RNA sequence: AUAAGUUAAAGCUAAACCCACUGUGAAGUGGGGGCGGAAAAUUAUGGAUCUCACUCGAGAUCACCUGAUUGCACUA
Numbered sequence: 001a002u003a004a005g006u007u008a009a010a011g012c013u014a015a016a017c018c019c020a021c022u023g024u025g026a027a028g029u030g031g032g033g034g035c036g037g038a039a040a041a042u043u044a045u046g047g048a049u050c051u052c053a054c055u056c057g058a059g060a061u062c063a064c065c066u067g068a069u070u071g072c073a074c075u076a
Stems, first nucleotide, its partner, number of pairs: 002076002005072001012037002017032006041069003046065002048061005
């Protein structure tokens, strides 16, 4: 550098649900919790779903799929 990546050691992340706060809302942040994850890291490019308004439009979700960028134990 390339391939492969389950069987991930150390370490990382954290679904549902509960509590507090913020927001009209989708939802977000913190605490508990742990279903899961080898890109469940970053990013709304395209699709998808959802919210507000319902005329145009403005938003949310990357742990739905996808594009882009970066990274990783062991092994070859």
The prediction has a mean pLDDT of 78. c-di-GMP-I riboswitch aptamer from a Campylobacterota bacterium, 76 nucleotides, folded computationally. NCBI's taxonomy places the organism under Bacteria, Pseudomonadati, Campylobacterota. Of the family's consensus pairs, 94% are formed in the model.